[in-house]
RNA sequence: GGGCCCGUAGCUCAGCGGUAGAGCACCUCCUUUGCAAGGAGGACGCCCUGGGUUCAACUCCCAGCGGGUCCA
Numbered sequence: 001g002g003g004c005c006c007g008u009a010g011c012u013c014a015g016c017g018g019u020a021g022a023g024c025a026c027c028u029c030c031u032u033u034g035c036a037a038g039g040a041g042g043a044c045g046c047c048c049u050g051g052g053u054u055c056a057a058c059u060c061c062c063a064g065c066g067g068g069u070c071c072a
Base pairs, nucleotide, nucleotide: 001071002070003069004068005067006066007065010024011023012022013021018055026042027041028040029039030038048064049063050062051061052060
C1' cells in the first nucleotide's frame, strides 16, 4: 500500500428500512442469624464520525477514524 471482517448498555453480543433488546454486571426490595443462590422491581445507549438516499436509517450508499485478519 491492497483485499476482507468488525465498531450498538460497564462487559459479551443480538437487532433483513417503521418506538433499540438479551445475558452477565450494577441499584432497591423479599427470603437468611449472615453470605451465596433464588424471586420481584429499577437504572444504564444522542447505535464510531461526517455526508447522501428515503416519508422514515442501527439497518442501504460514499468518505473518514479505530480495531482484527490475510496478501505484498
The prediction has a mean pLDDT of 80.
Transfer RNA from Halobellus clavatus, 72 nucleotides, folded computationally.
Lineage of the source: Archaea > Methanobacteriati > Methanobacteriota > Halobacteriales > Halobellus.
Its Rfam family is "tRNA". The family's RNA type in Rfam is transfer RNA.
The same sequence occurs in records of 3 taxa.